[in-house]
Molecule: transfer RNA
Organism: soil metagenome
This record gives sequence, structure tokens and C1' cells, in this order.
RNA sequence: GGGCGCGUAGCUCAGCGGGAGAGCGCCACUCUCACACAGUGGAGGUCGGUGGUUCGAAACCACUCGCGCCCA
Repeated sequence: GGGCGCGUAGCUCAGCGGGAGAGCGCCACUCUCACACAGUGGAGGUCGGUGGUUCGAAACCACUCGCGCCCA
């Protein structure tokens, strides 16, 4: 230098055009002498960035940043 993949909640990930979600974790309450388990409820996200397409973008396109793999 070229090619491919990945980037979404604290962590691991789903979501291939129309409500941003799950599990674990965190907080509160119930339960317990207490802790854990369990149950109920809750908080937490500019979807890596910028621009474009579209009535509408996490998703499609272009550029770009970061990480990984392969080739030279």
C1' cells in the first nucleotide's frame, strides 16, 4: 500500500428502511436474624464520526477514525 470482517447500554451480543432491545451487571423494594438465591419495579444509549440517499437510516451509499485477520 491492497483486500475482508467488526464498532449498538458497564460487559457479551441481537436488531439486513418505519417502537433501540435481550442476557448478565447496577439501583430500590419484597423475602431473610443477616447474606445469597428468588420475585417485582427502575435507571442507564448523540447505534465510532462527518456528509449523502429517502417521507423516514442503527440499517443503504461515500469519506473518515479505531480494532482484528489476510496479501504485498